[in-house]
Molecule: Fluoride riboswitch aptamer (crcB RNA motif)
Organism: Clostridiales bacterium
Order: sequence, then C1' cells, then structure tokens
RNA sequence: AAAAAUACAGGCGAUGGAGCUCGCCUAAAGUGCCGCAGAGGCUGAUGGCUCCUAUUUGUGG
Repeated sequence: AAAAAUACAGGCGAUGGAGCUCGCCUAAAGUGCCGCAGAGGCUGAUGGCUCCUAUUUGUGG
C1' cells in the first nucleotide's frame, strides 16, 4: 500500500475542536442560574479528565 474475512447504528449532556470515559435518548435525550413578572444581572468553552483555539483576570519581560 492492497486484498479478504468478521464485527459494528446514531444522537444528546447551557457558547468551538479532538481523544478517553460516564450517563441518557429512540424522535426523544438537550436548550444554565438569579430576579414576582419585567428591566436587568451572574458563572462556564468539559457531563468528567486531558489537549488545542477564543475570551476574561493577575503577574513578569
């Protein structure tokens, strides 16, 4: 690199991508919190772990 065989669905988990893992859904799972409503306000790019990107804060050069 090619071929063959066997096995094997997919989607979702509040803002991007990837790997691992957990849970959930079968047309559902899912679409954060505070504020009586509203006005407005708050945290986080993860369900969890790690990495990258973006953003925010602090320090140093």